[in-house]
Context: one part of a larger RNA
Molecule: small-subunit ribosomal RNA, 3' major domain
Organism: Paenibacillus cisolokensis
RNA sequence: UGACGGGGACCCGCACAAGCAGUGGAGUAUGUGGUUUAAUUCGAAGCAACGCGAAGAACCUUACCAGGUCUUGACAUCCCGCUGACGGGUCUAGAGAUAGGCCGUUCCUUCGGGACAGCGGAGACAGGUGGUGCAUGGUUGUCGUCAGCUCGUGUCGUGAGAUGUUGGGUUAAGUCCCGCAACGAGCGCAACCCUUGAUUUUAGUUGCCAGCACGUAAAGGUGGGCACUCUAGAAUGACUGCCGGUGACAAACCGGAGGAAGGCGGGGAUGACGUCAAAUCAUCAUGCCCCUUAUGACCUGGGCUACACACGUACUACAAUGGCCGGUACAACGGGAAGCGAAGGAGCGAUUCGGAGCGAAUCCUUAAAAGCCGGUCUCAGUUCGGAUUGCAGGCUGCAACUCGCCUGCAUGAAGUCGGAAUUGCUAGUAAUCGCGGAUCAGCAUGCCGCGGUGAAUACGUUCCCGGGUCUUGUACA
Numbered sequence: 001u002g003a004c005g006g007g008g009a010c011c012c013g014c015a016c017a018a019g020c021a022g023u024g025g026a027g028u029a030u031g032u033g034g035u036u037u038a039a040u041u042c043g044a045a046g047c048a049a050c051g052c053g054a055a056g057a058a059c060c061u062u063a064c065c066a067g068g069u070c071u072u073g074a075c076a077u078c079c080c081g082c083u084g085a086c087g088g089g090u091c092u093a094g095a096g097a098u099a100g101g102c103c104g105u106u107c108c109u110u111c112g113g114g115a116c117a118g119c120g121g122a123g124a125c126a127g128g129u130g131g132u133g134c135a136u137g138g139u140u141g142u143c144g145u146c147a148g149c150u151c152g153u154g155u156c157g158u159g160a161g162a163u164g165u166u167g168g169g170u171u172a173a174g175u176c177c178c179g180c181a182a183c184g185a186g187c188g189c190a191a192c193c194c195u196u197g198a199u200u201u202u203a204g205u206u207g208c209c210a211g212c213a214c215g216u217a218a219a220g221g222u223g224g225g226c227a228c229u230c231u232a233g234a235a236u237g238a239c240u241g242c243c244g245g246u247g248a249c250a251a252a253c254c255g256g257a258g259g260a261a262g263g264c265g266g267g268g269a270u271g272a273c274g275u276c277a278a279a280u281c282a283u284c285a286u287g288c289c290c291c292u293u294a295u296g297a298c299c300u301g302g303g304c305u306a307c308a309c310a311c312g313u314a315c316u317a318c319a320a321u322g323g324c325c326g327g328u329a330c331a332a333c334g335g336g337a338a339g340c341g342a343a344g345g346a347g348c349g350a351u352u353c354g355g356a357g358c359g360a361a362u363c364c365u366u367a368a369a370a371g372c373c374g375g376u377c378u379c380a381g382u383u384c385g386g387a388u389u390g391c392a393g394g395c396u397g398c399a400a401c402u403c404g405c406c407u408g409c410a411u412g413a414a415g416u417c418g419g420a421a422u423u424g425c426u427a428g429u430a431a432u433c434g435c436g437g438a439u440c441a442g443c444a445u446g447c448c449g450c451g452g453u454g455a456a457u458a459c460g461u462u463c464c465c466g467g468g469u470c471u472u473g474u475a476c477a
Stems, first nucleotide, its partner, number of pairs: 001477002003474003007471007015461002019425005026316008034307002042053002064302007073125001077124002079121006088103006106115003127291002130289003136285002138280003141276001143274001148187006154163003167178003193268004198236007207226003212223003239262001242256005318418001322377007334365003339358002344353003384415001389410007431453007
């Protein structure tokens, strides 16, 4: 100087407390461990691994296994020889890779050849998701959006170092003020950026419709208009600016006015010096080591989907604040051409026939659901719950057996609110309800977004956990 303390002082955080909803019990989905297996590819491991890499394993992917094959190679550059195209169609053998046959078929040229491609050959080499993340770059997690981490000059100390950065107040903040052997500065904080909340203005189609007219069963459907809504550019607005009080005549804090908004208005992006030899050699790059008729490459099939069990994360429930039936209302973010797919028709339905319109403020996706109105069920393993299984179908796709999703009929399991323990959340939040997107041929209870309805509680900081500042002890570095 740090680190540590079941030392002290002060302070903060959904850390506790006060509340609300959960997890832990059930069924299922998914990840992991274990076990099994020819293989169940590999990585991730307290917080910070476990719906994680994977924004989507039937083949492919695929890295694993079995079998069948290749050896200058599936991919790149260079040399020699032969062929003439390459590409396309088709037939035979084969599980296919592969091997063979048939049809048809180039350009430039100084006629030497060249371009390009295929086949054969020789080696230089290719190739490796083989090892090492404890050789590395890059990227990322975490403490933590915590308020800290440092430097120059000066001063003090023999020195390591100290001071500044401590102290008194204050703040979300090393934020600001005052004081001070310090005076300044840098990286962080804040602001500048995006979004949301108010108003003005510009613009007015694909959006809108107040007034005028036409028109309809209804309808911005039409003329017309841009007032309003909205869209998307610009601007204004909030600064403790004003008033009162407290304070040290400071910084600031408390209350008030005005205001759409008030003291950082809400949300996001933004992550200092560093810590964990943290993660990743399987995104990529890369040193070294290793393989080279194989640890490389191709193909078919299988596996990654196994199942006594254990754990994590979710979904659905156990019901009446509910289930079912009928009627009826109101969104936002998005996406669309090998696409979204309307009207109309068929089907109980999944779906199908159909093909209008739309490269989209125009058309489609589009129905929002919870809600509201009416009816029914009457506390039961039930008209709760939907697992499981049987049968019949639909869709995608060469192909749904291993191993996809959906529909109908039948079946109707566990489950009556969950032990010890434990998680999230302070407001348009929790809870609850549906909708969209990426990936994607198909496949979502996951992920990323969107809007609808919309709470309870916070006395307080003694205690648990984590963190910051000062101080103290130490046989630790």